[in-house]
RNA sequence: GUCCGCAAAGGCAAACCGCUGGUAACGGCGGGACGCAAAGCUACCGGUCCAAUCGCCAAUCCCGGCGCCUGGACAGCGGAGCUGCCGAGA
Numbered sequence: 001g002u003c004c005g006c007a008a009a010g011g012c013a014a015a016c017c018g019c020u021g022g023u024a025a026c027g028g029c030g031g032g033a034c035g036c037a038a039a040g041c042u043a044c045c046g047g048u049c050c051a052a053u054c055g056c057c058a059a060u061c062c063c064g065g066c067g068c069c070u071g072g073a074c075a076g077c078g079g080a081g082c083u084g085c086c087g088a089g090a
Base pairs, nucleotide, nucleotide: 002090003089005086011036012035016031017030018029019028020027021026034076040082041081042080044079045078046077047074048073049072050071051070054067055066056065057064
């Protein structure tokens, strides 16, 4: 330096619950651990989700479905980029 995780040390924290911000997706803090070797960071590409406008379809009483665009959310969906701890073992 590369790999590795069935060594040791240390780290993060899903669902759910409480408080709180947001129209919402979802975020923050605390509790809690399903998992994680980048579950550290970045919305660049794809994807998913939310909101509003518009259009189309269905219906014609309500409730709906799909699509474009705009603005958001997710880094614990995949890819890409950047950074990086330990050291059993090779």
Predicted 3D model of a 90-nucleotide RNA (c-di-GMP-I-GGC riboswitch aptamer) from an Alphaproteobacteria bacterium. Model confidence (mean pLDDT): 81 of 100. Rfam family: c-di-GMP-I-GGC riboswitch aptamer. Rfam links the family to the GO term cyclic-di-GMP binding. Of the family's consensus pairs, 90% are formed in the model. The organism belongs to Alphaproteobacteria, within Bacteria. The sequence was found by an Rfam model in a public genome assembly.